Small-subunit ribosomal RNA from an uncultured bacterium, 1391 nucleotides, folded computationally.
The coordinates come from a structure-prediction model, not an experiment, and the mean pLDDT is 85.

RNA sequence: AGAGUUUGAUCCUGGCUCAGAUUGAACGCUGGCGGCAUGCCUAACACAUGCAAGUCGAACGAGAUCACCUCGGUGGUCUAGUGGCGGACGGGUGAGUAACACAUGGGAAUCUGCCUUUUAGUGGGGGAUAACGUAGGGAAACUUACGCUAAUACCGCAUACGCUCUACGGAGGAAAGGGGGGGAUCGCAAGACCUCUCGCUAAAAGAUGAGCCCAUGUCUGAUUAGCUAGUUGGUGGGGUAAAGGCCUACCAAGGCGACGAUCAGUAGCCGGCCUGAGAGGGUGUACGGCCACACUGGGACUGAGACACGGCCCAGACUCCUACGGGAGGCAGCAGUGGGGAAUAUUGGACAAUGGGCGAAAGCCUGAUCCAGCAAUGCCGCGUGUGUGAAGAAGGCCUUCGGGUUGUAAAGCACUUUAAGUGGGAAAGAAGUACAUUUAAUUAAUACUUGGAUGUAUUGACGUUACCCACAGAAUAAGCACCGGCUAACUCCGUGCCAGCAGCCGCGGUAAUACGGAGGGUGCAAGCGUUAAUCGGAAUUACUGGGCGUAAAGCGUAUGUAGGCGGUUUGAUCAGUCGGAUGUGAAAUCCCCGAGCUUAACUUGGGAAUGGCAUUCGAAACUAUCAAGCUAGAGUAGGCUAGAGGAAAGGGGAAUUCCGCGUGUAGCAGUGAAAUGCGUAGAUAUGCGGAGGAACACCAAUGGCGAAGGCACCUUUCUGGGGUCAUACUGACGCUGAGAUACGAAAGCGUGGGGAGCAAACAGGAUUAGAUACCCCGGUAGUCCAAGCCGUAAAUGAUGCUUGCUAGGUGUUUGAUUCGCUUCUGCGGAUUGAGUGCCGAACCUAACGGAUUAAGCAAGCCGCCUGGGAAGUAUACUCGCAAGAGUGAAACUCAAAGGGAUAGGCGGGGGAACACACAAGCAGUGGAUUAUCUAGAUUAAUUGGAUAAUAAGCCAAAAAUCUUACCUAGGCUUGACAUACAUUGUGUCGUAGUGGAAACAUUACUAUUCGUAGCAAUACGAAGCGUUGUACAGGUGGUGCAUGGUCGUCGUCAGCUCGUGCCGCAAGGUGUCUAGUUAAGUCUAGCAACGAGCGCAACCCUCGUCCUGUGUUAUUAUGUCACAGGAGACUGCUUUGGUAACAAAGAGGAAGGAGAGGAUGAUGUCAGAUCCUCAUGCCCCUUAUGUCUAGGGCGUCAUAGAUAAUACAAUGGGUAGGACAAUGCGAGGCAAUAUCGUGAGAUGGAGCAAAACGCGAAACCUAUCCUCAGUUCGGAUUGUAGUCUGGAACUCGACUACAUGAAGUUGGAAUUGCUAGUAAUGGCGGGUCAGCCACACCGCCGUGAAUAUGUCCCUGUUCCUUGCACUCACCGCCCGUCAAAUCACGGAAGU
Repeated sequence: AGAGUUUGAUCCUGGCUCAGAUUGAACGCUGGCGGCAUGCCUAACACAUGCAAGUCGAACGAGAUCACCUCGGUGGUCUAGUGGCGGACGGGUGAGUAACACAUGGGAAUCUGCCUUUUAGUGGGGGAUAACGUAGGGAAACUUACGCUAAUACCGCAUACGCUCUACGGAGGAAAGGGGGGGAUCGCAAGACCUCUCGCUAAAAGAUGAGCCCAUGUCUGAUUAGCUAGUUGGUGGGGUAAAGGCCUACCAAGGCGACGAUCAGUAGCCGGCCUGAGAGGGUGUACGGCCACACUGGGACUGAGACACGGCCCAGACUCCUACGGGAGGCAGCAGUGGGGAAUAUUGGACAAUGGGCGAAAGCCUGAUCCAGCAAUGCCGCGUGUGUGAAGAAGGCCUUCGGGUUGUAAAGCACUUUAAGUGGGAAAGAAGUACAUUUAAUUAAUACUUGGAUGUAUUGACGUUACCCACAGAAUAAGCACCGGCUAACUCCGUGCCAGCAGCCGCGGUAAUACGGAGGGUGCAAGCGUUAAUCGGAAUUACUGGGCGUAAAGCGUAUGUAGGCGGUUUGAUCAGUCGGAUGUGAAAUCCCCGAGCUUAACUUGGGAAUGGCAUUCGAAACUAUCAAGCUAGAGUAGGCUAGAGGAAAGGGGAAUUCCGCGUGUAGCAGUGAAAUGCGUAGAUAUGCGGAGGAACACCAAUGGCGAAGGCACCUUUCUGGGGUCAUACUGACGCUGAGAUACGAAAGCGUGGGGAGCAAACAGGAUUAGAUACCCCGGUAGUCCAAGCCGUAAAUGAUGCUUGCUAGGUGUUUGAUUCGCUUCUGCGGAUUGAGUGCCGAACCUAACGGAUUAAGCAAGCCGCCUGGGAAGUAUACUCGCAAGAGUGAAACUCAAAGGGAUAGGCGGGGGAACACACAAGCAGUGGAUUAUCUAGAUUAAUUGGAUAAUAAGCCAAAAAUCUUACCUAGGCUUGACAUACAUUGUGUCGUAGUGGAAACAUUACUAUUCGUAGCAAUACGAAGCGUUGUACAGGUGGUGCAUGGUCGUCGUCAGCUCGUGCCGCAAGGUGUCUAGUUAAGUCUAGCAACGAGCGCAACCCUCGUCCUGUGUUAUUAUGUCACAGGAGACUGCUUUGGUAACAAAGAGGAAGGAGAGGAUGAUGUCAGAUCCUCAUGCCCCUUAUGUCUAGGGCGUCAUAGAUAAUACAAUGGGUAGGACAAUGCGAGGCAAUAUCGUGAGAUGGAGCAAAACGCGAAACCUAUCCUCAGUUCGGAUUGUAGUCUGGAACUCGACUACAUGAAGUUGGAAUUGCUAGUAAUGGCGGGUCAGCCACACCGCCGUGAAUAUGUCCCUGUUCCUUGCACUCACCGCCCGUCAAAUCACGGAAGU
């Protein structure tokens, strides 16, 4: 210090969220030790029990008891009471309180026990009363009567000042004694007396503490605007310690408030604490200061002090006791209990220390305090080992199977012992106190008392203390969260929009680094996370430090009150301001330098700081105030001047409508087209006359005026404001402006007029699926006037007002000065004002844009904004006749909403260009029959895929078996197929049988090959073939949305990009644009671009012409044909146009402007197709989803779709005769001649591995029949008989003959192909193949047209431009009702 999140991307605005620090915390998981802190934030809820305030016998009387003893005392202890002091401190809590409660700083009219200092006293009397005794009452608490007694208890008297009062003469007012010791004197004694000491009284002063007053500060709400009668002041009186309406009587009518009174809500305040760079914001636990409270409310008493936590009285609520008559109580003291709550401890020890109360003291009391206990609640420290150790062990996890990682980690080896454990030792916290001795003070005194010194004795809760030593052994001690981004840290498995996660964005729908587990990693660590809360980040309330043209935000406009701000000169003052000094700003905390605990936390010494407040002394520039001036701001007077500025009155013509009269006849009007409507009862049209209302053509303009709204025929009257010029005058009189006031379009409201045209509502006609609309015919409020109300608009320049400063250029309106010309009233130029436009620099802006008319640079004042929605809604109040207006929320909900610009896409936006896109044509499809494919249905199975274009005669260039993936049935299980190892064998091949549908099972016969050793038998090894077993095979099983490869499509469309430079904050743009041109981003010219790449074109193949060469099997002779190699075409030439590219025409040429055809398919799009060609990740099957076999199925058929074939006939069909091709193919083949058969074909087989042999045309031509019909058209369907292939034609082949002879007479809406050797038409060949469902597909040749020299209307494509709230991109986005469900509110039958 920032980050994530709005978008396809970008900049901005803007909210939400995160990272930090913190806590009196809580919860989850975990937990070794110690130190120091902290611990009911909720019910100021209720409390059992114990303790928390007593003490003094040296104030007093009495009683009990103990010890000693000379028996009469002495001494000690204890108890209740009288009396004194203390229970007003200490301790707790934060309910109340918005206040002199608190904080800071001042003030005057006060009191103050104990304490300190000083002064003066302490004389002499009196009467009671508790305790106690006796007698009663009562359950108890308690209490009554009578009697006795003491005091430092109580009351007089005396004396008395420095005290109080005073009429200034005077008057009034005190006390208490107790204790220790004692030489002389007195006394029987007690004692007097002396002395010391503690007390007591009066007074003064101090200190301490307390009371009172004032200034300033101190939360939120204006949807709380007026409040106040003891209220504000005065006088008299009262009251208090003390001023005062504190109280009272009278008098006056004040006092407070927009600088926020009153009211409402909330809250103890502060030092501080947390956070923050700071300014600020939040907070007030612990520690410290103040206040308030003590069951709730009220009251006083006592006292120095209280209206009193552990006192009293009354009332109330609650609890307890009771003999029912009556009593008792107050934990917000320490523990503790119940309750509440997410949540907060022991019914502990000790007065050893510190402090407090009492006491002369010892001492007693002290839940204050000091300690201990409980709790990781926080902060701090320590530990859970250290070194070495690679076979990188095992195990886990991952893996590309090689390895990697856990990991020097472990084990092992060598060490150490802090802490915990056991044992032992051992400080400091202790100062005092008592006694003894001694000394000093005091004294008459060596008593006494007090202080000092020495000695002796003695005091520790904590405490088994801290600390130290010894012993043993790595021994007793690690977790939690996280790992998609923010944010450090990644893989596997499981799950499959399920379960779940999530702070924000968001993950999860079968390969999840985001869920759950594991391995690994990261972070922190005796803790770690979560939740809650505060500040920060947030400049997101902006004082420091924001904004308002379009993002939220300028009031519709002006006048003006308060307030804020204010020109210039001089002088004065010193309030602000600046400086010095003084006081205060408690301590603690924070900071700095030190010190003490082994360190730290912690504790502690010193310093600094405490921005403040107050007092005082100075300064005088600025602000302010006062005084005197000035004229540049402002204003006044004068001349001139422009104008739809405003109000009133009068006048005018054009037009619409209506009325009257005339002319005149059938339509008018209206629309995209119509109809409603008007018109033969005479319209429209036209002429004349009249009525009435409203608005003012041309001029007219980016023109003028006005504060805005707004203002337009002419004249008159009244009237406001502006501009300019030159002098004179006033002398800062100014600017802004909360409230307030005035004006304020249209619509609307009430009253009274008016009403021609127009026209909400309404009605009719159309349009439409509907049409409560758009269009048409009518038409009422209203529009107009008068005087009122309303008070709002996209009331906009979406830009508040005022002032100053900051380049220009060019128009226009209106002044002034001046120059020139002049037709003599105009034109032109220059300068200078005031308006009003455009362009544009600096500068500003998120950009768009603004730019002397600022949105620039500055100053002053006002208004307004703080995420979107809910909502300008609800409520409350004000205004209004009403409509409504003004002010104006929250709950809840979302993570965005929004501005500008960018690239695309889109548009029933614009411009340009193109394509068999349309148009112009030809032939079709859609109707019929059949074939094939598909959907659907069916089935044991009808295997699977392909489904708009881009599926459907497609994968499939051949399903009877096979194919085959499907079904049924029968078999096999290391397997039909591959590799390797182990094991064991050699009945292996073949032949012939048996069972069987086959696969398969089984029987008989038959004894493999090679090498080495050996004479040989034989042994070993290898190969082949088997058995058994293990690894594995196998899968046309899933996922084409995990993939490669391949393919389709846009599209053979002309596009798609890059480098450098330049422009822009950026996305991005430029280049690729513009003008031409092209089939083309093809080329030319221009240009902040210059170049380049992939595409286009060309290079390749075929065809067309020629040349050369070669030439058998072809052909037969300057040649054709075939093959090979070349030539030729390039806008080269001419003319016209053009800068050029190029275009048009022409020549020559076989071919002319790309000669024709093919191959060739940019970046990308469609999660397009294919896991069933192949390859492949993951998942799945493994006696089966593998494999073998037989049969069946893929060939089913109410229906629908697609593609074809054949037709419907005479441009035809039949018969007879005649003619002309090319590509190809052929040995398990093509097959001639010949013979047989009506024919398919059969027999037979010459020739040919083919320019040689074979397969081989039809349309066409000639002749003839048919003559418009369901036919001599058409051939489906069916019957019979055959041929061929094949192991086998039943399901399910093709073909032949005879017979049969269906639909169909040119096809609705709609729709397809084609621009020349093309369409159309005719046949031929080939692949696959035993055969064939081929009418398919791929090729070949024959015959051979018509039309277009145009356009963007349909379908699409390309480019430029424009709008956009789209970006999954218009098959987009999105609004409202309704349905179902849920929540809230209102109403209702009812309950």